[in-house]
RNA sequence: GGGGAUGUAGCUCAGUGGGAGAGCACUUGCAUGGCAUGCAAGGGGUCGUGGGUUCGACUCCCAUCAUCUCCA
Numbered sequence: 001g002g003g004g005a006u007g008u009a010g011c012u013c014a015g016u017g018g019g020a021g022a023g024c025a026c027u028u029g030c031a032u033g034g035c036a037u038g039c040a041a042g043g044g045g046u047c048g049u050g051g052g053u054u055c056g057a058c059u060c061c062c063a064u065c066a067u068c069u070c071c072a
Stems, first nucleotide, its partner, number of pairs: 001071007010024004018055001026042006048064005
């Protein structure tokens, strides 16, 4: 320098055009004398960044950044 993969909640990840979600974690309440544990409720997101297509984009296209990887 060229090719490919990944990037979504604190962590691990799902979501392939119209509602942003799950598990764990966190907060509150209840049960227990207390802890563990169980149950219920709740908070937390510019979907890596910038453009484009579309009535509408996490999703499609282009560029770019970071990490991993292959070739040279």
Molecule: transfer RNA
Organism: Anoxybacteroides rupiense